Description:
The prediction has a mean pLDDT of 84. The RNA shown here (small-subunit ribosomal RNA) has 1482 nucleotides and comes from an Actinomycetes bacterium. Rfam family: Bacterial small subunit ribosomal RNA. Gene Ontology terms of the family: structural constituent of ribosome and ribosome. The organism belongs to Actinomycetes, within Bacteria.
[in-house]
C1' cells in the first nucleotide's frame, strides 16, 4: 500500500468480497505457571436464608446485674455517703438526603462548556461580634385496668431532661416611614443617624482542659434558579397553542417567573423545522482511522434520573426520601377470616430468560464514612482471598554434540526422496512446578484479613508441562489414495460428472502458539455520502419551459466602524485516560510523578489588507432615450385560388379499382373517363434555405386592425437599480375529458377480401370515435443538444441571417471591417473513449435542480392534485454478482460494394424409373464379430470372409499356459522319437528306438519336468494420449522483429489506386524488412542436342538410357506497372500432367495397423479344436453394372496401341474338345520367350421398330477349373429358358480438351473367386452471351443485446413447486390523548355548635386568645363509560413480484431481426403484441 469478481480479451463506471485493528463476547477443539485487570450486554422478571446504618449513659428519669456495706422475721429490705462498673427498651441529640445499586424514563437547561442571581438558601466546619435573666405546664417509659390470633391498640395513675412553654433584654437581626453619602449593569447595591412594630438562649454537662446553647457578619464547601452555544433520525408529521404569548393586582416560593388565581390585550412559535412519531440516560472518554471523520458510552470518573406501578404530603439545614410515612393498583406470604404483613436496580444467593457472565467467602489491619470528649461501636463502602486462558503481559515445555543420514510412515521414474538432527547415543544445565529450611514491608507507640504469601537458600532429576488451524487463487504452504455433479466443501471467484495439490483420509508443509480457529458487532480499506475528498452529452444523475418570494452571491473610489478575521496577555477546558520526560515492581502489562496537548469557550488590549455594516461619490454591470431596422412571435376579424369528395346535367360504354398476385368492393337502376354549374369541410404547393421568430410548447396563402420581444447605430439620462432561485405562479406538443357546434379528406376500434400452420398482424376494400371550432379541464413525451442559468478569459478557417462604417462606382455587386444570430472543420486543452472544442463537454466563478449497484419499481402503502383516465410525491421484504458506457478483435445479417470457383448460366453424358452386383441402415438369428454415421459414412477399413483369415456362435478340451525373461528345485534311459487303442479333431496315451555342446574333473550350458515371479486379453476409454489421416482448400492466406499510433485489447505492416491463378507484381503511404504458406526448385509428356547402346534385320533413322539445351514477358509497339498486340518458335505468357496441403477449425476418425498412461480380467475377457455365422430378408438408401436399340443387334472379313507381369511362374507350336479346358511341352528370370488375337472402328450381308435376331434377369441339364474339401458359400463352359426394362416424378451429379462421352487393354490382391480399384492407350465432341440468381470462398465496409459466436441470443402468456410482500368482510392486542361520571391519600381555603394542660382576664365556677377533632370546597393518582387517532399480529379469498430441471404456446427485440426501433397517449388482442395520432434517432 491493495487484492479478487462483469469480458473472446481492453479500459472506464460500479456494487459484492477479501487481506488489518478492537471486544464485557459466545461457541468448537485443546490446556503448564505467574502477575494485573475484568466478569447478568438478555427479564427495570419474581425473590427462600443471612448480612449491608447506626451510635450516644459526658442530655434525661425509671429498671436490671456484678461487686461493697448494714439489717433480717432468712422471705427479703435500705445505702453507696455530692461520683463504683456494666446492660439495653423508652425520652431526647447528632446520623439516616452521605456511602452502594440500576439506567426504566428523559430530546429536556437532562447533559458538555461559557456567563449570570442587584432575585437566593445552606447543619456540621473556620474567623469575628455580642449574650445566657425569672419562671411554668406536660408526657414516654415503667405500674394498673381492658381488646385483639396477631399487628398492635384503648383508659387511668405518676415521672424527667440539651423534650414542651411564656415572660425579659436586643450591640444585632427583621418589616414600615421619611434622610444623608456613595456606587453601579436597566431594575439598583452599599454605607450612616434617626422614628416605630416584633424577635434568643441549656449556666446543660464534664476527667475542670473544655464540649454545648441563643443571636449575627464573613469564609470554605455544598445546593436552587435563569441564559448564549453545542451534540439523533423522520417531511409518506406542515401548521402548533387558550394558562397558551404579554400586561396590572393578589397568592406561594429560600429565591425570579403564568409558578398559581382574578381581570385586560391577542398574542406567541415554525421550512435556520414548530407540532408530532421513532430511538436514546448525557459527558470525560474507549474503538477504528494519515487525518478529517465514523461507531459507541462495560470497568474507572463528574452530572441526572429511578428505587413493585401511580399518586402525595410529612419531618429536616438538606428528601418529596433504596433498606421512613399515607392512599390507589399488581403481586406473595400469615390469618382464628374478624384482619395483618412485604419490596435484593445494596453484598452474596435462588429460580426464570439466555449463546452468554462468578463464592449465600475472610477482615475492619489499611483508606475513608457516621456517632461519642474518648475508650469505642457500626460500615458486603473498601481491603483481601475464592472461581472463569474473559483480555493484557512475562515465563516454561531444556541446551551442545550427534549420519550408517538407523527404523518406522509415506512417495517414487524403483535409481531414490522426504519424515530428518529430527530419534537413539554422549555431555550440561534446572527457570517454573515438587520437596525442605527462612521469612518481609504495608504501622506513628498497640493492632496484619492477607499469610508461613512476596521474597532468598537448599535438595532431586530431562525430569511434570502442545496444541488449534491452514495449504486452487487472493494468501505462506503438495503429494498419495478412496470417491465420481454421489458425499460433500465454499469468505468472493467457484470445485466434485473415473487420473480432484478445492471433498473424506494419510504423509509432509506453512503461520500461529496456551492457545488456535469459527461465529457476531464496530471502524478500516470504501475517494462507496467525496470539509479535506466524487460526480450528472452516451455508465445512476439537468427539473418540459420561463417568471419571481425567502434565501445565496455580488463592480469601481473614499472615510468612518471593528461583527467575521488575525496577534499578544489573563481565566477556564475536574482527576483519571492519550503524549512524551523520568521512576517503582527481576522485566512487561500495571503503577507513581513532572511536562505537554485539547475549545466555534470567556474576558480585555491591539490591527484593519480582505468580507460585512453605515455614510458620500462614479460609471465598465444593468436600466432608460432617440433613430434605424429584420422576421411562419402572439391575437382577432375578413378575403382567396389550387386539389379531394359530394349533388344535379350533358357525352359516352362496359368494365374499374386494387395487388408480389388476388378477391372483397363500385358498375347495365349506366360506373370509371370527359365536361358545365353547385355544395361544403380542412389544408395551404411553388417560393424554402443546416433561412427566420418565439422562453420552450411551437410557428408557414393574402389583407387589416391591436399587440409582445430582439439586433444595429448614437453615447443623451439613471447610477449596481444585478445573477441564482428553495417553496410559489404562468405557459405548456399529441393522445384523452365535458359541454355545445361542424364533419371533405384520414382514420384507433369495428366488418370484409386476402397471406399463413395460425395471422386477433404487415397488404387491399369498407368505416366510428377523433382529427376540425369555441369554451372548460388534464399537465404528460426520446418535452433531446439525451448538455440548468449568469459572467469572464483561452489560435485560427470557412459558409451563412440582420444592421452599421470604410474604399469605390453613375448605381448595385465585388473588396476590407465593427457587432449580431446560425452551422462546419479545427490549435491547445479536456474526456473511459466515442468525441467537444469563443453556440465548449477548455480555464476559473456564483447560484439551483439532481445521482449513489441491479431486480422488486417510478411499483405499494399514506398524502396532495383531477369529472375520469391519471398525474406528483415515494419506499421495503426478498433476489443477484453482477447490471452498464465506450472501444477492440472475431463471427454472424432474409447489410453494401468489389472478387474467385464447372457454382449459376450456355452444353454434353447421366443419376433417381428396371434387371443384377456392392456397401450400409433396419428386421431377424445361437451368432449374423467390431469400426465409420449431413457434407467430410455407406464398391469405406477390405489389394479380394468357403477351412484359414475371424475378432462373433454353438460344442468339446488346456491352465506358467500359443509366445517372451529370471530365480530354485530335479532330470540318462533325460531330451527326441513317438506306434497300439479313445477321439469330429484339438486332446488323452504312452510301446520301441534313444541323444549334444564346453570342462581333466567338479560342474556348467541347451532342451524337459515341478514351484513361483509372470505371460496373455481385437476386453474398456479416440473425452488421457502419441503416431497416422479426412475437411475447409492447392483456398490465398497466416505471422514475426524493430519502429510508429493508441491509457489498453490492439492497429499499422496486410488498407488504397491498378493488375494477377495468387499478400503476383508495380505505383502511393509511418512504417522498413524477415518467416510460413503462393510462384519456383523435383518427377512426368512435349522440342532438340552430346555420348553409349543389346535384343529393334539394316541405318546418319526410330527406340532406349543418362546426361544437357530451350522459354525469360527475352525482342517491337503501347504502358507508371501490370494487361494487350505482333515476330520468330516445336512450344507463348503457370505449356499439359504429377509429388508438394501455411497459420488453424471440428474434443473430426482410429486403443481393431501399430505404440501407450489409467481401470480392468487371470482353471479365464488367456489358448488350441471341431461345426456354424459374418453371404439371412416384407423394407429404405448409397455408389455401380447391364439395357431399354437402327448412330443400333447379329454374321463375316480386314486394320491400328500403350502400358504391364511372369520361375513352386509366363506358358509357344502342335493335338483332342462346340466349348470352358485338357495333353503336350519349345522358349524365357525377360528392348531376346511367353501372356497377347486389343476392342470400338473400317468393308459387306442380314434384321426393319416388334418386348423384336433388343434385353439377358431367372431357372432346369450337363460339364470344366482351383483346393484336403466348392451343401450353406466360388468362378467359368455349352445347351435350354427368356423376367423387368420402350429413355425414367420432384430432385440431382460429373465434365471446359486431347477434356468429356465411347472403346478395350494390363496390374495388384489372389490356390480360386472383380461390374470394385489402380494404371494404359485408341476414337474424339458440345459449349461458355455473362455474373442478375442458387451454394462455397477472399477482400473491405457496415450494424449487433451474438464471442459454445445465428444450430446465437432472447420477450411474454399459461401450468406445477417454494419463498416474501400489498389489498381484504373482518377478528384481536398495544400506544398517547380527549369528553362526560365517579374520587383514595393530600397540601391549601372555609368552617369548627364538639374537645381542650401551658399565656391573659377572673375570687371560684367561668370567659378569651390560640389550638385539635370533625364538617365542607378547589385541585387531584386510579378507575368507569363512549367515539375517535396512531401501530403491531392475524384473515376466507385475491393482485402483482421472486426463484426454480430439459414444462406448454408462439418469436415481440438485437443484423434493415426479416413490418426499422424507441416513447407519451388511446384503444384492442391467449401471449408476447398490433393499430391510430404527435414526437425522438439512441
Nucleotide at each position: 500500500a491493495g487484492a479478487g469478481u462483469u469480458u473472446g480479451a481492453u479500459c472506464c463506471u460500479g456494487g459484492c468480497u477479501c487481506a488489518g485493528g478492537a471486544c464485557g463476547a459466545a461457541c468448537g477443539c485443546u490446556g503448564g505457571c505467574g502477575g494485573c485487570g475484568u466478569g447478568c450486554u438478555u427479564a427495570a422478571u419474581a425473590c427462600a436464608u443471612g448480612c449491608a446504618a447506626g451510635u450516644c449513659g459526658a442530655a434525661c428519669g425509671a429498671u436490671c446485674c456484678c461487686g461493697g456495706g448494714a439489717c433480717u422475721u432468712c422471705g427479703g429490705u435500705c445505702c453507696c455517703a455530692a461520683u463504683g462498673g456494666g446492660a439495653g427498651a423508652g425520652u431526647g441529640g447528632c446520623g439516616a438526603a452521605c456511602g452502594g445499586g440500576u439506567g426504566c424514563g428523559u430530546a429536556a437547561c437532562a447533559c458538555g462548556u461559557g456567563a449570570g442571581a442587584a432575585a437566593c438558601c445552606u447543619g456540621u466546619c473556620c474567623c469575628g461580634a455580642a449574650g445566657a435573666u425569672g419562671g411554668g405546664a406536660a408526657u414516654a417509659g415503667c405500674c394498673c385496668a381492658g381488646g385483639g390470633a396477631a399487628a398492635c391498640c384503648u383508659g387511668g395513675a405518676u415521672u424527667a431532661a440539651u423534650a414542651c412553654c411564656c415572660a425579659a433584654u436586643a450591640c444585632c437581626c427583621u418589616g414600615a416611614g421619611a434622610g444623608c453619602g456613595u456606587c453601579g449593569c436597566a431594575u439598583g447595591g452599599c454605607g450612616c443617624a434617626c422614628u416605630u412594630a416584633g424577635g434568643a438562649a441549656a449556666u446543660g454537662u464534664u476527667c475542670c482542659g473544655g464540649c454545648g446553647c441563643u443571636u449575627u457578619g464573613g469564609g470554605a464547601g455544598g445546593g436552587u434558579c435563569u441564559c448564549g452555544c453545542g451534540g439523533c433520525c423522520u417531511a409518506u408529521c406542515a401548521g402548533c397553542u387558550u394558562g397558551u404569548u404579554g400586561g396590572u393586582g393578589a397568592g406561594g416560593u429560600a429565591a425570579u417567573g403564568g409558578c398559581u388565581c382574578a381581570c385586560c390585550a391577542a398574542g406567541g412559535c415554525a421550512u435556520c423545522g414548530a407540532c408530532g412519531g421513532g430511538u436514546a440516560g448525557c459527558u470525560g472518554g474507549u474503538c477504528u482511522g494519515a487525518g478529517a471523520g465514523g461507531a459507541c458510552g462495560a470497568u474507572c470518573a463528574g452530572c441526572c434520573a429511578c428505587a413493585c406501578u401511580g399518586g402525595g404530603a410529612c419531618u429536616g439545614a438538606g428528601a418529596c426520601a433504596c433498606g421512613g410515612c399515607c392512599c390507589a393498583g399488581a403481586c406473595u406470604c400469615c390469618u382464628a377470616c374478624g384482619g395483618g404483613a412485604g419490596g435484593c436496580a445494596g453484598c452474596a444467593g435462588u429460580a426464570g430468560g439466555g449463546a452468554a457472565u462468578c463464592u449465600u467467602g475472610c477482615g475492619c489491619a489499611a483508606u475513608g464514612g457516621g456517632c461519642g470528649a474518648a475508650a469505642g461501636c457500626c460500615u458486603g463502602a473498601c481491603g483481601c482471598a475464592g472461581c472463569a486462558a474473559c483480555g493484557c503481559c512475562g515465563c516454561g515445555u531444556g541446551g551442545g554434540g550427534g549420519a550408517u543420514g538407523a527404523a518406522u510412515g509415506c512417495c517414487u521414474u524403483c535409481g531414490g526422496g522426504u519424515u530428518g538432527u529430527a530419534a537413539a547415543c554422549c555431555c550440561c544445565u534446572u527457570u517454573c512446578a515438587g520437596c525442605a529450611g527462612g521469612g518481609a514491608c504495608g504501622a506513628a507507640a498497640u493492632u496484619g484479613a492477607c499469610g508461613g504469601u512476596a521474597c532468598c537458600u537448599g535438595c532431586a532429576g530431562a525430569a511434570g508441562a502442545a496444541g488449534g488451524u491452514c495449504c486452487g487463487g487472493c494468501c505462506a504452504a503438495c503429494u498419495a489414495c478412496g470417491u465420481g455433479c454421489c458425499a460433500g466443501c465454499a469468505g468472493c471467484c467457484g470445485c466434485g460428472g473415473u487420473a480432484a495439490u478445492a471433498c473424506g483420509u494419510a504423509g509432509g508443509u506453512u503461520g500461529c502458539a496456551a492457545a488456535c480457529g469459527u461465529u457476531g458487532u464496530c471502524c478500516g480499506g470504501a475517494a462507496u455520502c467525496a470539509c479535506u475528498g466524487g460526480g450528472c452529452g452516451u455508465a445512476a444523475a439537468g427539473g418540459g419551459u420561463c417568471c419571481g418570494u425567502a434565501g445565496g452571491c455580488g463592480g469601481u473610489u473614499u472615510g468612518a466602524u471593528a461583527a467575521g478575521u488575525c496577534u499578544c496577555a489573563c481565566a477556564u477546558g475536574a482527576a483519571a485516560a492519550c503524549u512524551u520526560c523520568a521512576a517503582g515492581c527481576u522485566u512487561a502489562a500495571c503503577u507513581u510523578g513532572g511536562a505537554g496537548a485539547g475549545g466555534u469557550u470567556g474576558u480585555g488590549a491591539g490591527a484593519u489588507a480582505c468580507u460585512g455594516u453605515c455614510a458620500a461619490a462614479c460609471u465598465a454591470g444593468a436600466g432608460a432615450c432617440u433613430g434605424u431596422u429584420a422576421g411562419a412571435g402572439g391575437u382577432a376579424a375578413g378575403u382567396g385560388g389550387a386539389a379531394u369528395u359530394c349533388c344535379a346535367g350533358g357525352u359516352g360504354u362496359a368494365g374499374u379499382g386494387g395487388u408480389g398476385a388476388a378477391a372483397u368492393g363500385c358498375g347495365u337502376a349506366g360506373a370509371u373517363a370527359u365536361c358545365u354549374g353547385g355544395a361544403g369541410g380542412a389544408a395551404c404547393a411553388c417560393c424554402a434555405g443546416u433561412g427566420g421568430c418565439g422562453a420552450a410548447a411551437g410557428c408557414g396563402a393574402c389583407u387589416u386592425a391591436c399587440u409582445g420581444g430582439g439586433a444595429c447605430a448614437g453615447u443623451u439620462c439613471u447610477g449596481a437599480c444585478g445573477c441564482u432561485a428553495a417553496g410559489g405562479g404562468a405557459c405548456g406538443a399529441a393522445a384523452g375529458c365535458g359541454u355545445g357546434g361542424g364533419g371533405a379528406g384520414c382514420g384507433a376500434a369495428c366488418c370484409g377480401g386476402a397471406u399463413u400452420a395460425g395471422a386477433u398482424a404487415c397488404c387491399c376494400g369498407g368505416g366510428u370515435a377523433g382529427u376540425c371550432c369555441a369554451c372548460g379541464c388534464u399537465g404528460u413525451a426520446a418535452a433531446c443538444g439525451a448538455u440548468g442559468a449568469u459572467u469572464g478569459c483561452u489560435a485560427g478557417g470557412u459558409u451563412u441571417u440582420c444592421g452599421g462604417g470604410g474604399c469605390a462606382u453613375c448605381g448595385a455587386c465585388c473588396c476590407c471591417u465593427c457587432g449580431u444570430g446560425a452551422g462546419c472543420c479545427g490549435a491547445a486543452g479536456u474526456u473511459a473513449a466515442c468525441g467537444c472544442g469563443u453556440u465548449a463537454a477548455g480555464c476559473a466563478a456564483u447560484c439551483c435542480g439532481c445521482c449513489u449497484g441491479a431486480g422488486u419499481a417510478g411499483u405499494a402503502c399514506g398524502g396532495c392534485c383531477g369529472c375520469a383516465a391519471g398525474g406528483c410525491u415515494a419506499a421495503a421484504a426478498c433476489u443477484c454478482a453482477a447490471a452498464g458506457a465506450a472501444a477492440u478483435u472475431g463471427a454472424c445479417g432474409g447489410g453494401g460494394g468489389a472478387c474467385c470457383g464447372c457454382a449459376c448460366a450456355a452444353g454434353c453424358a447421366g443419376c433417381g424409373g428396371a434387371g443384377c452386383g456392392u456397401g450400409u441402415g433396419g428386421u431377424u438369428u445361437a451368432a449374423u464379430u467390431c469400426g465409420a454415421u449431413g457434407g467430410u459414412a455407406a464398391g469405406c477399413g477390405a489389394a479380394g470372409a468357403a477351412c484359414c483369415u475371424u475378432a462373433c456362435c454353438a460344442g468339446g478340451g488346456u491352465u506358467u499356459g500359443a509366445c517372451a525373461u529370471g530365480u530354485a528345485a530335479g532330470u540318462a534311459g533325460u531330451a527326441c522319437u513317438g506306434a497300439a487303442c479313445c477321439g469330429a479333431a484339438a486332446g488323452g496315451g504312452g510301446a520301441u528306438g534313444g541323444a549334444c555342446c564346453c570342462g581333466c574333473a567338479a560342474g556348467g550350458g541347451a532342451g524337459c519336468u515341478u514351484a513361483c515371479a509372470c505371460a496373455g486379453g481385437u476386453g474398456u476409454u479416440g473425452c488421457a494420449u502419441g503416431g497416422u489421416u479426412g475437411u475447409c482448400g492447392u483456398c490465398a492466406g497466416c505471422u514475426c522483429g524493430u519502429g510508429c499510433c493508441g491509457u489498453g485489447a490492439g492497429g499499422u505492416g496486410u488498407u488504397g489506386g491498378g493488375u494477377u491463378a495468387a499478400g503476383u507484381c508495380c505505383c502511393g503511404c509511418a512504417a522498413c524488412g524477415a518467416g510460413c504458406g503462393c510462384a519456383a526448385c523435383c518427377c512426368u509428356c512435349u522440342u532438340u542436342g552430346u555420348u553409349a547402346g543389346u535384343u529393334g534385320c539394316a541405318c546418319u533413322c526410330u527406340c532406349u538410357a543418362a546426361c544437357g539445351a530451350u522459354a525469360c514477358u527475352g525482342c517491337c509497339c503501347u504502358u507508371a506497372a501490370a494487361a494487350g498486340g505482333g515476330a520468330g518458335g516445336a512450344a507463348g505468357g503457370u505449356g499439359g500432367g504429377g509429388a508438394u496441403g501455411a497459420c488453424g477449425u471440428c474434443a473430426a476418425a482410429u486403443c481393431a495397423u501399430c505404440a501407450u498412461g489409467g481401470c480392468u480380467c487371470u482353471u479365464a475377457c488367456a489358448c488350441c479344436c471341431u461345426g456354424g455365422g459374418c453371404u439371412a430378408c416384407a423394407c429404405a438408401c448409397a455408389c455401380g453394372c447391364u439395357a431399354c436399340a437402327a448412330u443400333g443387334g447379329c454374321a463375316a472379313g480386314u486394320a491400328c496401341a500403350g502400358a504391364c507381369g511372369g520361375u513352386c511362374g509366363c506358358c509357344a507350336a502342335c493335338c483332342c474338345g462346340c466349348g470352358a479346358g485338357g495333353g503336350g511341352g519349345a522358349g524365357c528370370c525377360a528392348a531376346u520367350c511367353c501372356g497377347a488375337u486389343a476392342a470400338a472402328a473400317c468393308u459387306u450381308g442380314u434384321c426393319u421398330c416388334a418386348g423384336u435376331u433388343g434385353g439377358g434377369a431367372u431357372u432346369g441339364u450337363a460339364g470344366g477349373c482351383u483346393g484336403a474339401a466348392a451343401u450353406u458359400c466360388g468362378c467359368c463352359u455349352a445347351c435350354a429358358u427368356g423376367a423387368a426394362c420402350g429413355u425414367g416424378g420432384a430432385g440431382u451429379u460429373g465434365c471446359u480438351a486431347g477434356u468429356a462421352a465411347a472403346c478395350g487393354c494390363a496390374g495388384g490382391u489372389c490356390a480360386g473367386c472383380a461390374c470394385a480399384c489402380u494404371g494404359c492407350g485408341u476414337u474424339g465432341a458440345a459449349u461458355a452471351c455473362g455474373u442478375u440468381c442458387c451454394c462455397g470462398g477472399u477482400c473491405c465496409u457496415u450494424g449487433u443485446a451474438c464471442a459454445c459466436a445465428c444450430c446465437g441470443c432472447c420477450c411474454g402468456u399459461c401450468a406445477c413447486g417454494u419463498c416474501a410482500u400489498g389489498g381484504a368482510a373482518g377478528u384481536u392486542g398495544g400506544u398517547a390523548a380527549c369528553a362526560c361520571u365517579u374520587g383514595a391519600a393530600g397540601u391549601c381555603a372555609u368552617u369548627g355548635c364538639g374537645c381542650u394542660a401551658a399565656c391573659c382576664c377572673u375570687u371560684u365556677u367561668g370567659g378569651g386568645a390560640g389550638g385539635c377533632a370533625g364538617a365542607c370546597g378547589c385541585c387531584g393518582a386510579g378507575a368507569g363509560u363512549g367515539g375517535g387517532a396512531c401501530u403491531g399480529a392475524u384473515g376466507a379469498c385475491u393482485g402483482g413480484g421472486a426463484c426454480g430441471a430439459a414444462g406448454u404456446c408462439g418469436u415481440a427485440a438485437c443484423a434493415a431481426g426479416g413490418u426499422a426501433g424507441c416513447u407519451g397517449u388511446a384503444c384492442c388482442g391467449g401471449a408476447a403484441g398490433g393499430u391510430g395520432c404527435g414526437g425522438c434517432u439512441g